[in-house]
RNA sequence: AUAAGAUACUCGCCGAAUGUGCGCAGUUCGACUGUGCAGAACGGGGGACCCAAAACCGGGGCGAAUCGUCAGGUCGCAGCCUGAUGAGGGGUCAUCUUCUUUGGCCCAAGCCCGACAGCUAACCUCGUAGGCGUUAAAGAAGGACACC
Repeated sequence: AUAAGAUACUCGCCGAAUGUGCGCAGUUCGACUGUGCAGAACGGGGGACCCAAAACCGGGGCGAAUCGUCAGGUCGCAGCCUGAUGAGGGGUCAUCUUCUUUGGCCCAAGCCCGACAGCUAACCUCGUAGGCGUUAAAGAAGGACACC
């Protein structure tokens, strides 16, 4: 000097998963941590008329995570797994937010209900976790702050 790893603080990202107030406990006595309750905010599900839809091979929900093709593996078919690839889907590349264009990088899972659910006003009900570390440009609109 470079690379990798760990810890702390700040900042930032995916995601609905964040504030506030009151009480209790702990504490390094800073207001921090945990927990209970109640508002707020954000998000999901069920649920009429009307409309839509037909059955069977079950069906359905959260989520971007779906549909094909080729090759290999599994004794063979089906099925499953792995890799590549196409279409479509999602995220990110940090002026606060949004939109458009070009380019780069990344993801494309997992879980749940249990014979049952189309849409759906009123109404009912559930969640507020978890996991991480990007820094390229151009144009447009809006907002906030600072200065004069």
Source information
The prediction has a mean pLDDT of 76. Predicted 3D model of a 148-nucleotide RNA (c-di-AMP riboswitch aptamer (ydaO/yuaA leader)) from a Chloroflexota bacterium. NCBI's taxonomy places the organism under Bacteria, Bacillati, Chloroflexota.